[in-house]
Context: one part of a larger RNA
RNA sequence: UCCGGCGAGUUGCGGGUGCCGGCAAGGUUAAGCACUUAAGGUGCGGAGCCGCAGGGAGACCGAGCCUGAACAGGGCGGCCCAGUCGGUACACGCAGACCCGAAACCGGGUGACCUAUCCAUGUCCAGGCUGAAGUGGGAGUAAAAUCCCAUGGAGGACCGAACCGACCCCCGUUGAAAAGGUGGCGGAUGAGGUGUGGAUAGCGGAGAAAUUCCAAUCGAACCCGGAGAUAGCUGGUUCUCCCCGAAAUAGCUUUAGGGCUAGCCUCAUAUGGGAGGUUUACGGAGGUAGGGCACUGGAUUCCCUAGGGGGCGUCAAAGCCUGCCGAAGGAUACCAAACCGCGAAUGCCGCAAAACCAACAUAUGGGAGUCAGGCCGCACGAGACAAGUCGGGCGGCCAAAAGGGAAAGAGCCCAGACCCACGGCUAAGGUCCCAGAGUGCAUGUUGAGUGGGAAAGGAUGUGGGAUCUCAGAGACAGCCAGGACGUUGGCUCAGAAGCAGCCAUACGUUAAAAGAGUGCGUAACAGCUCACUGGCCGAGAGGUCCCGCGCCGAAGAUGUACGGGGCUGAAACAUGCCACCGAAGCCUGGGAUGCACAUAUGUGCAUGGUAGGGGAGCAUGGCCGUCUGGACGAAGCCGUACCGCAAGGUGCGGUGGACAGGCGGGCAGGGAGGAUGCCGGA
Numbered sequence: 001u002c003c004g005g006c007g008a009g010u011u012g013c014g015g016g017u018g019c020c021g022g023c024a025a026g027g028u029u030a031a032g033c034a035c036u037u038a039a040g041g042u043g044c045g046g047a048g049c050c051g052c053a054g055g056g057a058g059a060c061c062g063a064g065c066c067u068g069a070a071c072a073g074g075g076c077g078g079c080c081c082a083g084u085c086g087g088u089a090c091a092c093g094c095a096g097a098c099c100c101g102a103a104a105c106c107g108g109g110u111g112a113c114c115u116a117u118c119c120a121u122g123u124c125c126a127g128g129c130u131g132a133a134g135u136g137g138g139a140g141u142a143a144a145a146u147c148c149c150a151u152g153g154a155g156g157a158c159c160g161a162a163c164c165g166a167c168c169c170c171c172g173u174u175g176a177a178a179a180g181g182u183g184g185c186g187g188a189u190g191a192g193g194u195g196u197g198g199a200u201a202g203c204g205g206a207g208a209a210a211u212u213c214c215a216a217u218c219g220a221a222c223c224c225g226g227a228g229a230u231a232g233c234u235g236g237u238u239c240u241c242c243c244c245g246a247a248a249u250a251g252c253u254u255u256a257g258g259g260c261u262a263g264c265c266u267c268a269u270a271u272g273g274g275a276g277g278u279u280u281a282c283g284g285a286g287g288u289a290g291g292g293c294a295c296u297g298g299a300u301u302c303c304c305u306a307g308g309g310g311g312c313g314u315c316a317a318a319g320c321c322u323g324c325c326g327a328a329g330g331a332u333a334c335c336a337a338a339c340c341g342c343g344a345a346u347g348c349c350g351c352a353a354a355a356c357c358a359a360c361a362u363a364u365g366g367g368a369g370u371c372a373g374g375c376c377g378c379a380c381g382a383g384a385c386a387a388g389u390c391g392g393g394c395g396g397c398c399a400a401a402a403g404g405g406a407a408a409g410a411g412c413c414c415a416g417a418c419c420c421a422c423g424g425c426u427a428a429g430g431u432c433c434c435a436g437a438g439u440g441c442a443u444g445u446u447g448a449g450u451g452g453g454a455a456a457g458g459a460u461g462u463g464g465g466a467u468c469u470c471a472g473a474g475a476c477a478g479c480c481a482g483g484a485c486g487u488u489g490g491c492u493c494a495g496a497a498g499c500a501g502c503c504a505u506a507c508g509u510u511a512a513a514a515g516a517g518u519g520c521g522u523a524a525c526a527g528c529u530c531a532c533u534g535g536c537c538g539a540g541a542g543g544u545c546c547c548g549c550g551c552c553g554a555a556g557a558u559g560u561a562c563g564g565g566g567c568u569g570a571a572a573c574a575u576g577c578c579a580c581c582g583a584a585g586c587c588u589g590g591g592a593u594g595c596a597c598a599u600a601u602g603u604g605c606a607u608g609g610u611a612g613g614g615g616a617g618c619a620u621g622g623c624c625g626u627c628u629g630g631a632c633g634a635a636g637c638c639g640u641a642c643c644g645c646a647a648g649g650u651g652c653g654g655u656g657g658a659c660a661g662g663c664g665g666g667c668a669g670g671g672a673g674g675a676u677g678c679c680g681g682a
Base pairs, nucleotide, nucleotide: 001682002681003680004679005678006677011095012094013093014092016090017089018088019087020086021085022084023083026050027049028048032044033043034042035041036040054061055060064076065075066074067073098236099235101233105226106225107224108223109222110221116200117199118198119197120196121195122194123193124192125190127159128158130155134151135150136149137148138147139146163187164186165185167184168183170181171180202218204214205213206212211220239617240616241615242614243613244612249262250261251260252259253258263370264369265367266366267365268364269363270362271361272360276357277356278355279354280353282350283349284348290342291340292339296336297335298334301331302330303329307325308324309322310321311320312319373398374397375396376395377394378393380391381390382389403414404413405412418591419590420589421588423587424586425585429581430580431579432565433564434563438578440577441576442575443574444573445572451567457552458551461549462548463547464546465545466544467543468542469541470540478536479535480534481533482532484509485508486507489503490502491501515530519528520527592607593606594605595604596603597602618671620668621667623665624664625663626662627661628660629659636655637654638653639652640651641650642649643648
C1' cells in the first nucleotide's frame, strides 16, 4: 500500500410540542395480590396524579377573591369553557449520552538482581622506578645544629599490564551492539576496584549536585483500580430520490477559534389578502458632493495702523525720523472630517391614488445551522494618495454555482445546469494554422515585431490640424563678388588695432551694401569668417501650438513579457459595414417531478445548491400471521439479459447441495472509503 471482517446520535427516566389511537367532565392506575398455556398474558387493586375554579403571603373565602375603614377605586379571575391515558416523531434535561484521543489527578500495591549512598564480611592490584622520616657509622661542635656514607622503605609519589574509566578522530547509524568496534587516551596503594549478604521507596529514597539515579521508563517509577476522568480542541460519523435553503451580523459574555438571545433558513397551524414589490405624481425629514469664508480655525500679498525694535534728541522727557516686525481694521485671492449666513443628485419615510409585477405578508408553535468570511467595483478611514495589508458602508460574485470566455486561473466578463436529442438561434469572446468560424469589405494609421510589460524626461520619427513671418518687385539653400573710409573710436594697458576689460555704439562719410563688429585667430598686428548687399538660380521657405501612431529612457539570475506556429496595403491599430463560429443561456421535439388553476383531461410556472429543515422510499437481520417454492436442486457464488428516477428488483444458464421467498405487521447490535481507525491476510 492493497483485500476481507469489525467500526460512531443509542438506552432508561423526566417534562415539552406535533401527529395517531382509547375513553371523555372525566381520564388513568402504582406497588401489591390472584390466576395462567409462565422472559409472556388476564383479572383484581382508585392509594396517587392530571383535569373540571379562582383569588390571596396566608388563615381563608369562593364565581369571585385580594388590597382597603370602605358597599370607593384598582389587580387577578368568571362569560366563549376538554381533558386525560397510551403509542409514535422531534429536540431538550439527567445519566459516559455520537465514536476514538490526552498531558494529568487520586487510592491501593510491586520494585534497590539496573543504578545511587550506606552497613557487614571477603577478595584483587604483573613488573619496574624514586628513595621521606627514623636508625647505624663517620665528619663536625663546648654541646648542638649541620654535612657525608650506609641502612631504611614513606607517598590520595613516578612509569606501566590486569582491573577501572571514557579525552580525541574514524567506523557503525533498518548497527555485530536500543551506546558497540579499531587506533590512540586517563587512573592504576587509593576519596582504589570487586564478590556475597543487608539497609533506604515514589507527597518517597539516594545524590563529590547533572533535574543525576531509583530494572533500556524519572521535574516526580511501575502495576491495577476510581475510569467510559475531563477535552469550549483535532479527526471520523456508513443506503436513495424529491421540496425549500442559510450565516460568517448585533447585544451580552474571565468573552474573543466557545456560548446565550435576536437577525437570516425550514416545517405545521391560523389570519389577511390587492396585504407585498416596482414606477410615476405628490407631501416630508436631512446637511453629504459641490460651493462659500459672516462664524470657528488655518494660510497669502498689499493698504492702513495700536504696539514694539532701531536712530536723532534730553538731566529726564516731549518730540521727530525709520529700506525693521506688526494685533485689530480695509482690499484681493485661498484652505478645512470634528468650519457653514448656502446646498444638490441619489437614498430614506408617508395617508389616499393610478399602472404594472406577481405570491406573499403577519402571528403562534416545532426543528435548525450560522457568530474565522474572501475577492471585485464605488465612496471613505488606518497605512507611506504601500500591500494578495487592516477597518467599516453600498452593490456584485465566490462561499453554497456547474457551463462558455480570459492559454492555464474560487471572487473578472458572459450566463444560473430537472433528464434525453447525430435539431436550431445567440451572449461574452472570436473567425491564417494548431482550433469551431472571413487569409471578409471600405477608408486611414504604424515600420517600432510597436502590437506582444513601465515613469519622469528627451528627440528635425511619421500622419493630420491651426496660426505667424518671408517669397516672381525673385524668398530659403548653394555658388560668384563685395563686406569700405574717418579709425589703431576713447580709456586702460608693456601692447589692446572690430574681437582681455571699461565707456560710447539711435557716431559720421561713401555707397547696391558693409556692426566702432557674430565667431575663429595674433604677443599685438596680420589672416579666415559672419551680419549686410549685388549677381547666378527659379518656387516655395522658416517658426510656434494642438491631436493620432511610433522611438529612446529599459540591467538578473535554466533559454524567450503574443498560449504556440507564425503575422507588415497585416493575422497590428483606428473607424464603419456585412456574414459566420460560439454556452448546460434561448427556441424546437420527447420525458420526469412539484405547485397553481382547471378538470375539456390538459394548460401555465417552477425544479444549481454547502450548513440545515421537511417529505417519500430501497436494502439487511431476528420475530408474528398468512401464502408459496425446493434433491425434477434452496441459499450462496459466477455469467448474462431485462425492469425501476435511484437505493435496488427479477428472469435465464453454470456452480453449489439444503433450505428459501412473497404479502401484511412489528422489532433493530440495520447500510462503510476514509477516523496516522481495530483485527486478520497478502